Two RNAs folded together computationally: RNase P RNA and transfer RNA, 425 nucleotides in total. The prediction has a mean pLDDT of 78. Rfam match: Bacterial RNase P class A. The family's RNA type in Rfam is ribozyme.
[in-house]
RNA sequence: AGACGAUCGCGGGAGAUGUUCUUCCCGAGGAAAGUCCGGACACCACUGAGCAAGUCGCCAGGUAACGCCUGGGCGGAUCUCGUUGAUCCGACGGAUAGCGCCACAGAGAAUAGACCGCCGAUGGUCUCCUAGAGACACAGGCAAGGGUGAAAGGGUGGGGUAAGAGCCCACCGCGGGUUUGGCAACAAACUCGGCAGGGCAAGCCCCGGCUGGUGCAAGGCCAAAUAGGCAGCGAGAGCGCUCAGCUCGCUACAAACGCUGCGGGUAGGCUGCUAGAGAGCUCGAGUGAUCGUGCUCCAAGAGAAAUGAUCGUCCGAUAGUCCAUCAUCGACAGAAUCCGGCUUAUCGAU
RNA sequence: GCGGGAUUGGCCGAAUGGCUUAGGCGCUGGACUGUGAAUCCAGCCACGAGAGUUCGAUUCUCUCAUCUCGCCCCA
Numbered sequence: 001a002g003a004c005g006a007u008c009g010c011g012g013g014a015g016a017u018g019u020u021c022u023u024c025c026c027g028a029g030g031a032a033a034g035u036c037c038g039g040a041c042a043c044c045a046c047u048g049a050g051c052a053a054g055u056c057g058c059c060a061g062g063u064a065a066c067g068c069c070u071g072g073g074c075g076g077a078u079c080u081c082g083u084u085g086a087u088c089c090g091a092c093g094g095a096u097a098g099c100g101c102c103a104c105a106g107a108g109a110a111u112a113g114a115c116c117g118c119c120g121a122u123g124g125u126c127u128c129c130u131a132g133a134g135a136c137a138c139a140g141g142c143a144a145g146g147g148u149g150a151a152a153g154g155g156u157g158g159g160g161u162a163a164g165a166g167c168c169c170a171c172c173g174c175g176g177g178u179u180u181g182g183c184a185a186c187a188a189a190c191u192c193g194g195c196a197g198g199g200c201a202a203g204c205c206c207c208g209g210c211u212g213g214u215g216c217a218a219g220g221c222c223a224a225a226u227a228g229g230c231a232g233c234g235a236g237a238g239c240g241c242u243c244a245g246c247u248c249g250c251u252a253c254a255a256a257c258g259c260u261g262c263g264g265g266u267a268g269g270c271u272g273c274u275a276g277a278g279a280g281c282u283c284g285a286g287u288g289a290u291c292g293u294g295c296u297c298c299a300a301g302a303g304a305a306a307u308g309a310u311c312g313u314c315c316g317a318u319a320g321u322c323c324a325u326c327a328u329c330g331a332c333a334g335a336a337u338c339c340g341g342c343u344u345a346u347c348g349a350u
Numbered sequence: 351g352c353g354g355g356a357u358u359g360g361c362c363g364a365a366u367g368g369c370u371u372a373g374g375c376g377c378u379g380g381a382c383u384g385u386g387a388a389u390c391c392a393g394c395c396a397c398g399a400g401a402g403u404u405c406g407a408u409u410c411u412c413u414c415a416u417c418u419c420g421c422c423c424c425a
Stems, first nucleotide, its partner, number of pairs: 002314007010027006029332001033343002036341005041215004049247003053211005058072005073092001074090006093206002098204002100200003115146002117142003122139002124136005154172006173195001174193008219271004229262006237251004263424003278297004283292003315330004351421007360375003368405001377393005398414005
């Protein structure tokens, strides 16, 4: 989320008087939508308990409550020459509790591994004919480089070595500890450790928090109709939500009760029902969400269900640009128990 | 209005997160036959849409769309 005025129309309420009419008042939204969350309210053995199940998940705060909001932390993306800063985003507990999975490719995919490659110091064989040198690539060593992959069991540089390797060292990363700052998440500094521990929890799961269920067609009162009918089952039943449960409990003591199915009936009235976790403004607390004080304001409430049209003045948009006039257009949409959120639809502006 | 369930070729219907998504009916072409049916052979046609998680989604999660079922009285 077009504004104001006039006329006509539609729905509802009140008043009078007449019941054909007249006067006055009120009459959609930011999403009324999706029904995805959370509550209020009502009912459900006396609504009770445990397991299970479901759902949520950095920290602190807000709130009636939340899966929402605010602030902070950490991570990511973009911009920036940049230490850094700004904006936006994040289903963001645990992979060292345990189990499971990681297709294809690849030597090897979590008990690591050796295809190409590097080496062959040591041992072996051979040659030269030497206190040694060389060849072979046999025993074997290595994981630097290549290659595979979404992912290859810390990274870069140096030393070292036959070649190599945290094998050793420096820096970075990672893990443990201590101190300091902070309510905390976390951060910084110092110190120890050569590195153990790849990914997936929107797989099972573990840890912690929360949740009884059903929904206004809930529920209460009155009235009407039919057939208070028939069948089946009932402590091995029914109820405590279901797919689909268990324990415990509750119901009724044998048909007069309960459940299921068949069959039949009605298509009524009143209530719940709309003034509320309500809206606006001032002041105050707080970084903020929000909270408090004071003042003012608020009359849709239904029945398959009204909320619209025309005219006038103005506002905005529309052609390559500007001005003027005319014309056309003004999105998405449509309350039904109410409220707080989220999501989706959508005009214009920023 | 409130609540539940579903969506895979033209129809029915299966699937452990991993190869090109089974199977049946149907459709098209061929064989067989004098012709048709039956039978045999070959072929065509799908994960409702969009995001996310994951190396990888029909499958798991979210949003949207469409379809469908239940509700009153005798009680």